[in-house]
Context: one part of a larger RNA
RNA sequence: UCAUGGCUAAGGAAUUAGGCAAAAUAGACUCGUAACUUCGGGAGAAGAGUCGCCACCCUUCGGGGUGGCCGCAGUGAAAAGGUCCAGGCGACUGUUUAUCAAAAACACAGGGCUAUGCUAAAACGAAAGUUGAUGUAUAUGGCCUGACACCUGCCCGGUGCUGGAAGGUUAAGUGGAGGGUUUAGCUUCGGCGAAGAUCUCAAAUGAAGCCCCAGUAAACGGCGGCCGUAACUAUAACGGUCCUAAGGUAGCGAAAUUCCUUGUCGGGUAAGUUCCGACCUGCACGAAUGGUGCAACGAUCUGGACACUGUCUCAGCCAUGAGCUCG
Numbered sequence: 001u002c003a004u005g006g007c008u009a010a011g012g013a014a015u016u017a018g019g020c021a022a023a024a025u026a027g028a029c030u031c032g033u034a035a036c037u038u039c040g041g042g043a044g045a046a047g048a049g050u051c052g053c054c055a056c057c058c059u060u061c062g063g064g065g066u067g068g069c070c071g072c073a074g075u076g077a078a079a080a081g082g083u084c085c086a087g088g089c090g091a092c093u094g095u096u097u098a099u100c101a102a103a104a105a106c107a108c109a110g111g112g113c114u115a116u117g118c119u120a121a122a123a124c125g126a127a128a129g130u131u132g133a134u135g136u137a138u139a140u141g142g143c144c145u146g147a148c149a150c151c152u153g154c155c156c157g158g159u160g161c162u163g164g165a166a167g168g169u170u171a172a173g174u175g176g177a178g179g180g181u182u183u184a185g186c187u188u189c190g191g192c193g194a195a196g197a198u199c200u201c202a203a204a205u206g207a208a209g210c211c212c213c214a215g216u217a218a219a220c221g222g223c224g225g226c227c228g229u230a231a232c233u234a235u236a237a238c239g240g241u242c243c244u245a246a247g248g249u250a251g252c253g254a255a256a257u258u259c260c261u262u263g264u265c266g267g268g269u270a271a272g273u274u275c276c277g278a279c280c281u282g283c284a285c286g287a288a289u290g291g292u293g294c295a296a297c298g299a300u301c302u303g304g305a306c307a308c309u310g311u312c313u314c315a316g317c318c319a320u321g322a323g324c325u326c327g
Base pairs, nucleotide, nucleotide: 001322002321003320004319005318006317007316008315010313011312014311019308027051028050029049030048031047036041038147052069053068054067055066056065057064058063070074082306083305084304085303086302087301088300089298090297094106095105110145111144112143113142114141115140116139122131123130124129148293149292150291151290153223154222155221158220159219160216161215162214163213164212167211168210169209173205174204178200179199180198181197182196185192186191224242225241226240227239228238251285252282263279264278265277266276267275
């Protein structure tokens, strides 16, 4: 000096990104116990008291009552919850990056959409075959959301999906008009040219798809601008105009979302870029890419308080081990 333990005057978070670490709490019994709540909880809430030994009495033999005794201390050592208030997120128990992340991520019960009538859809496989399932729509697969409560607005123009079939477009194939090459023959010697072979090929016909017509948003997604107006001012219930498929409803809102921003006001502090409650000017919330609440729960995150302490003011001492020096 380091590591691991132990103690510490006065103060008690002044430390620090942050009470990290440490301290404190702790058992059993009795009393007592708030908001809130899904009436189950919250709850061991919080908080207070008792606890040893001896004698006697009672006893259901567990213990109880009365009186007395000792110590600083009676759950006499060890083991053995710190608690409360408020908020965010996720309902919950659970799962996860074996070896830097345990979470607000995943899952979840519940909700919805969609496919599938059984040789099911879906999946593996070249096939045979197998899973699905020795199941049968109260079933199975896919996708999204994520308990519960109250709800889930408008847009089908684009993309997708489903349905439609009149028309347009459209492949191979079918079709074979016409044309080229070849030559028996004919010829006015320029050419013409049957059959066959061969090369090419127009019209016509021709499915799905696409165009088209509808439906569909708990499908992918989207959900405006400018100007004016009230008898102070300000503001605009109101009016005008342009554009759109439709112009963001309820609820929430400086938010895990707010740039300006430490917004403004209130609370808490002596002092608060964090926190809580409001406001709404939402750069750039918003309704199953779910919206808003919410009891319980959480080795979750944020802010505050009590208790407690060597975290600190500010260090000191002790023990054990290592290191170092000497041998």
A computed fold for a 327-nucleotide part of an RNA from Hyunsoonleella aestuarii, annotated as large-subunit ribosomal RNA, domain IV. NCBI's taxonomy places the organism under Bacteria, Bacteroidota, Flavobacteriia, Flavobacteriales, Hyunsoonleella. Its Rfam family is "Bacterial large subunit ribosomal RNA". Rfam links the family to the GO terms structural constituent of ribosome and ribosome.